A computed fold for a 1452-nucleotide RNA from an uncultured bacterium, annotated as small-subunit ribosomal RNA. Its mean pLDDT, the model's own confidence on a scale to 100, is 85. Rfam family: Bacterial small subunit ribosomal RNA. Gene Ontology terms of the family: ribosome and structural constituent of ribosome. The RNAcentral record of the sequence draws on ENA.
RNA sequence: CUAACACAUGCAAGUCGAACGAGAAAGUCGGCUUCGGCCGAUGAGUAAAGUGGCGCACGGGUGAGUAACGCGUGGAUAAUCUACCCUUGAGUCUGGAAUAACCUACCGAAAGGUGGGCUAAUACCGGAUAAUGCUCCGCAACGCCUGUUGCGUAGCCAAAGAAGGCCUCUGCUUGCAAGCUUUCGCUGAAGGAUGAGUCCGCGUACCAUUAGCUAGUUGGUAGGGUAAUGGCCUACCAAGGCGACGAUGGUUAGCUGGUCUGAGAGGAUGAUCAGCCACACUGGAACUGAGACACGGUCCAGACUCCUACGGGAGGCAGCAGUGAGGAAUAUUGCGCAAUGGGGGCAACCCUGACGCAGCAACGCCGCGUGAGUGAGGAAGGUUUUCGGACUGUAAAGCUCUGUCGAGCGGGAAGAAGUGCCCGGUGGUUAAUACCCAUCAGGCUUGACGGUACCGCUGGAGGAAGCACCGGCUAACUCCGUGCCAGCAGCCGCGGUAAUACAUAAGGAGCAAGCGUUAUCCGGAAUUAUUGGGCGUAAAGAGCUCGUAGGCGGUCUUAAAAGUCAGGUGUGAAAUGAUCAGGCUCAACCUGAUAAGGUCAUCUGAAACUUUAAGACUUGAGGAUAGGAGAGGAAAGUGGAAUUCCCGGUGUAGCGGUGAAAUGCGUAGAUAUCGGGAGGAACACCAGUGGCGAAGGCGGCUUUCUGGCCUAUCCCUGACGCUGAGGAGCGAAAGCCAGGGGAGCAAACGGGAUUAGAUACCCCGGUAGUCCUGGCCCUAAACGAUGGAUACUAGGUGUGGGAGGUAUCGACCCCUUCUGUGCCGUAGCUAACGCAUUAAGUAUCCCGCCUGGGGAGUACGGUCGCAAGGCUGAAACUCAAAGGAAUUGACGGGGGCCCGCACAAGCGGUGGAGCAUGUGGUUUAAUUCGACGCAACGCGAAGAACCUUACCGGGGCUUGACAUCUUCCUGCCCGCCUGAGAAAUCAGGUCUUCUCCCUUACCGGAGACGGGAAGACAGGUGGUGCAUGGUUGUCGUCAGCUCGUGUCGUGAGAUGUUGGGUUAAGUCCCACAACGAGCGCAACCCUUGUGCUUAGUUGCUAACUUGUUUACAAGUGCACUCUAAGCAGACUGCCGCAGAUAAUGCGGAGGAAGGUGGGGAUGACGUCAAAUCCUCAUGCCCCUUACGUCCCGGGCUACACACGUGCUACAAUGGUCUGUACAGAGGGUUGCCAAGGAGCGAUCCAGAGCCAAUCCCAAAAAGCAGGCCCCAGUUCAGAUUGGAGGCUGCAACUCGCCUCCAUGAAGGCGGAAUCGCUAGUAAUCGCGGAUCAGCAUGCCGCGGUGAAUACGUUCCCGGGCCUUGUACACACCGCCCGUCACACCACGAAAGUUGGCGAUACCUGAAGUUGCCGGGCUAACCCCGCAAGGGGAGGCAGGUACCGAAGGUAUG
Repeated sequence: CUAACACAUGCAAGUCGAACGAGAAAGUCGGCUUCGGCCGAUGAGUAAAGUGGCGCACGGGUGAGUAACGCGUGGAUAAUCUACCCUUGAGUCUGGAAUAACCUACCGAAAGGUGGGCUAAUACCGGAUAAUGCUCCGCAACGCCUGUUGCGUAGCCAAAGAAGGCCUCUGCUUGCAAGCUUUCGCUGAAGGAUGAGUCCGCGUACCAUUAGCUAGUUGGUAGGGUAAUGGCCUACCAAGGCGACGAUGGUUAGCUGGUCUGAGAGGAUGAUCAGCCACACUGGAACUGAGACACGGUCCAGACUCCUACGGGAGGCAGCAGUGAGGAAUAUUGCGCAAUGGGGGCAACCCUGACGCAGCAACGCCGCGUGAGUGAGGAAGGUUUUCGGACUGUAAAGCUCUGUCGAGCGGGAAGAAGUGCCCGGUGGUUAAUACCCAUCAGGCUUGACGGUACCGCUGGAGGAAGCACCGGCUAACUCCGUGCCAGCAGCCGCGGUAAUACAUAAGGAGCAAGCGUUAUCCGGAAUUAUUGGGCGUAAAGAGCUCGUAGGCGGUCUUAAAAGUCAGGUGUGAAAUGAUCAGGCUCAACCUGAUAAGGUCAUCUGAAACUUUAAGACUUGAGGAUAGGAGAGGAAAGUGGAAUUCCCGGUGUAGCGGUGAAAUGCGUAGAUAUCGGGAGGAACACCAGUGGCGAAGGCGGCUUUCUGGCCUAUCCCUGACGCUGAGGAGCGAAAGCCAGGGGAGCAAACGGGAUUAGAUACCCCGGUAGUCCUGGCCCUAAACGAUGGAUACUAGGUGUGGGAGGUAUCGACCCCUUCUGUGCCGUAGCUAACGCAUUAAGUAUCCCGCCUGGGGAGUACGGUCGCAAGGCUGAAACUCAAAGGAAUUGACGGGGGCCCGCACAAGCGGUGGAGCAUGUGGUUUAAUUCGACGCAACGCGAAGAACCUUACCGGGGCUUGACAUCUUCCUGCCCGCCUGAGAAAUCAGGUCUUCUCCCUUACCGGAGACGGGAAGACAGGUGGUGCAUGGUUGUCGUCAGCUCGUGUCGUGAGAUGUUGGGUUAAGUCCCACAACGAGCGCAACCCUUGUGCUUAGUUGCUAACUUGUUUACAAGUGCACUCUAAGCAGACUGCCGCAGAUAAUGCGGAGGAAGGUGGGGAUGACGUCAAAUCCUCAUGCCCCUUACGUCCCGGGCUACACACGUGCUACAAUGGUCUGUACAGAGGGUUGCCAAGGAGCGAUCCAGAGCCAAUCCCAAAAAGCAGGCCCCAGUUCAGAUUGGAGGCUGCAACUCGCCUCCAUGAAGGCGGAAUCGCUAGUAAUCGCGGAUCAGCAUGCCGCGGUGAAUACGUUCCCGGGCCUUGUACACACCGCCCGUCACACCACGAAAGUUGGCGAUACCUGAAGUUGCCGGGCUAACCCCGCAAGGGGAGGCAGGUACCGAAGGUAUG
């Protein structure tokens, strides 16, 4: 910086009496008086007004307009003017007539005006004189050549006095006047200075979605007009002028020196100061004047405000103050002319809101203070803490000092130079020592600021510190509160209970009388790239070609000198900025000097390059001659195969179609097959990263016409070239118009399927269209996503078309070269991928295009099109990204290789029944809590009647059921008894201490162990497993996971770890820019399978012996079995084959065992915020007469229901009865319990043995032998219920187990689905143990009997390695698209409505200039006239014409 919005009030421009006439009043003094007043003097020649002169065009304000010769810069004026000022020279003579003021009469409310009369001038008007002036002509010289200068003739043109002084000359004559003199004026001329006018070159914002503009328009001639050129104006003539180097139109804007920023180039800006311009309420106009079309002048129109007697008048702050309004926002109605400057004046002096000062505002810049020194292992307080401390912090206090600013008292400037007066000199002038002028010295006189700056004294640390920040960027960290709340945030982003990011505190870091925020500009941003960017994939090469303007352009010679370079001159105002000095105590600030600054003008020079002109050349370009290849183009003709249709023959029931079908066709004869015919379209094989074309594109064959290309020769022309804004032409498919044609195919459409649906994919049909002719359309992933031209820069290898060489029978090979077209690759380039003589390399020239994503290739406008639509092409709004290339993972209904009871092949189950058990749900006072896909659900729990127990109800306790410590009191404790009570507990009684020291003893002291009181504290299975440790599950016993060094890569990363084999294995071998290593694998450990050695009781008993048969019962014995210690054994060691001579595999031998012999223990880096705060530990939070603790009772055992895991069955491979055989591993003294006895039985009585290779539990069961049952809800199955008992235990009601008798439910092998298992395994059979008073169908173990199957890896699930795609990375349980509903925002359209600006035509036409008109009026001057008067010139008034502002009407 807004309202160029409106303004009350005061001031901002006057001055001169030395140009002129006239001229008060109050007051004072004096006189007179009829006391009403009058006269004189003074006030005073003053005030005020007037004539006249100069000024008012400067100074001051503002930036509305203006895109312009407005401004800047440099020129021109030979096309001009210039008051006051300076210089030079000349002059200033002589006349005249009026008119304001004043007086008087009158009009009007006022503003103001009219008539009559008087008067002056430096006002006005004649005459004289005059040139170097003006006009015309002639001559000469010069020049930038429409002029300038000089000379000559003719004609024409001027004036004003005022003031001071003097008396030499003259007059009167004391002195004055003429006069003289001085000063200031006046006139004309020349020159200067200053200022101004006009013209020109260059520079000077944005929009082309403004492309055409122009009739006084462009030029000429003549005239008018101006100080002056000019269409500036008029008449006539001609038809020009401007424009892509941006005219015209629109929008915005005063321009510059400068200012801010930047390394610079630039970008932004134009406050203060200075130069220029424009404006002065809005629009128009002239007058006066040297100068204006005039900020504080005039006239007219308009709007607004004010006055009014309603008739009419007045006004213009964008001057200084000030007011209202507008606004986020900007000051005093101050002092003074003392200084500087300006106007007038001879001067004194007057005027001056210019200016100098003061006031207000931290608005900016600069300087200063708010104290300095000392002062503790460091007060108090605060904060924090690991409780030890740390920080605040030498900070404070205290002690010793200083004295700026502020306060009080006192002193006190510079800014002042002058002018004037007085006095004294010098010089000039003059007749003059007057006067005057100039100058010098001395004295007096002038300060708004301001009693200010500054100085001194007094007193006293006293009166004087804030603001924002502390997650990163960015210097500075902790506590508490809050809990995606409140809030923060410039960007990234913080906040969901441990927030350095919120808020507060303490501390810290930063700046400081300021600090932070907001806004704006530049910078960083090389992010518009001239300096200094890009366009294969990130935004970006026009679809292609021809070509206009333009840009650029080969070799040589000569000339010119426009560009270029060098030097000189002029200018580039001052201020600012820079450097060096100086002045205010410093600084800011001020002053001086110097340098610098232009794409500027001009002069001189240079000539390499560019340019221009002239000449020449051949290599660029083109032509000629001789050959060559080709789906290049256009037209006409022609061919065969195939599809379909039509006719005829044969022939019969299907055909066709699909993943499977159906619609469809077919007995009216299809499909199939044979013959004949019609018609349209397309051209198999050849055919090829082969060819041609500018691109689009081009494919049977023949003919005609025609374009381009390549090679060779080196004959001709002689730079004729390259690119190419606009422009023109071509331009697939689809689409459009008109007319043909139409076989096949086929949008739309119909039908059938598929599907949850299926407006699709599949099938059956089918119309436009596809084809031809003519005309439009003009777009594509029109792509090599790569514009064109030229030159240069390693190669290798294919292929198309030529030419040459060599060789040969032969171009069969081979070599060279030109031109196309591919692949690989060096240097180089690239963000990487990649490109790489066909460049995306190195360079030059020209064109096109890009500047974050979306909105949007949309809207509006224009243009093209029949339409569809094309070309051109925004903004609002919105996001913080969008994007490219590559990397590592993860994922894929991608690929390859491989594994696993993963599938398959088998065996047995679950899912159906009853019961057991766990879970969900529900219920309840409570049904404590945890676990939830695999990896929760017979899980924590290896055992809930009380206890457990954490839950609920009720009754109690409060230092506590438990630990440690301190102080005080006390002596118990334990046991027993009584009462109350459900118990805990309470009340009472009885019993009743110990150790040590001292002492005779009592007493006293200390301690141990208890009790009581108080205080620290205990306690919590309360919360958070998403704050944690530890432990555990899972992928997974899967074969993986990493590191060091090296190498590669800009980097993330890669390599190693990939590849070829092989393995159970990243196991091993080989290869390899890798070489090694670690955690995993394997092995080492335990057990089992064979043997040996040692040992021999409680084990064993072959041989011998004893005893009554038997039984190792006993003896001898330790051979065997066994026990339990050690050792051996197995390593692909041996053989053969395969393999790469390897690793390894296959087969074999031997062996108890063979390729890891079987089983176990053993779990890499990590994943799942997996589980656990209720095992334990633990941070933080929470409870503290309760969320702690004790007790009783209840609950965890509930029950419409659902699920998981099991048991028992459904029977005859079975049930039942009788008999009979064979284990292993365990346990046992609060225990296991034999024999014997009782009981149907559970069990009981009684009791031997055993602390266990000794005794006991203990009977193993399936099995085997025999009998019965005979397919049924049964002699299956056993639930449920009734009765009677047993055991454990304080106590079996809620709520235990067992036995006997009786009862005898469902169930007849189980839907969809689903689980386990590959060998001593599954299946089946029993046995033992832990927990435990009692209570397993669960769990952990043990042995007995003992199978079937595996072709194989397509599929399901899980996993490993390599590779590929990715828009995923919370990683496919990912990401993500569209409609719809509601609200809001922005833009477009819209019937209409409204405002502003502009254009054209017409009407009306103010003021005013100019011209014209005449029965108006009229001092000077001229003429006539004695005069009066008349006439003329000139002037005034009136009328009129052109132009003309405002206004009106109309306009697709």